[in-house]
RNA sequence: GCCGCUGUAGCUCAGUUGGUAGAGCACGUCAUUGGUAAUGACGAGGUCGACGGUUCAAUCCCGUCCGGUGGCU
Numbered sequence: 001g002c003c004g005c006u007g008u009a010g011c012u013c014a015g016u017u018g019g020u021a022g023a024g025c026a027c028g029u030c031a032u033u034g035g036u037a038a039u040g041a042c043g044a045g046g047u048c049g050a051c052g053g054u055u056c057a058a059u060c061c062c063g064u065c066c067g068g069u070g071g072c073u
Stems, first nucleotide, its partner, number of pairs: 001072007010025004019056001027043005049065005
């Protein structure tokens, strides 16, 4: 330099051939216990990497850039 894959909650990851984004673990409160752990209920936490474009509407489609990762040279 060229070609792919990838970026979503604190962490690990789903998701939708475009229509208000979810799980597990972790965290907080409550219940349970003599007290912990475990278990159960509820809750908080996200401008979906950035900027543009298309569209009535973009996490999703298109372009550029940035980070990570793999291959080729």

Predicted 3D model of a 73-nucleotide RNA (transfer RNA) from a Parcubacteria group bacterium.
Rfam family: tRNA. Gene Ontology term of the family: triplet codon-amino acid adaptor activity.
The source organism's lineage runs through Bacteria and Bacteria candidate phyla.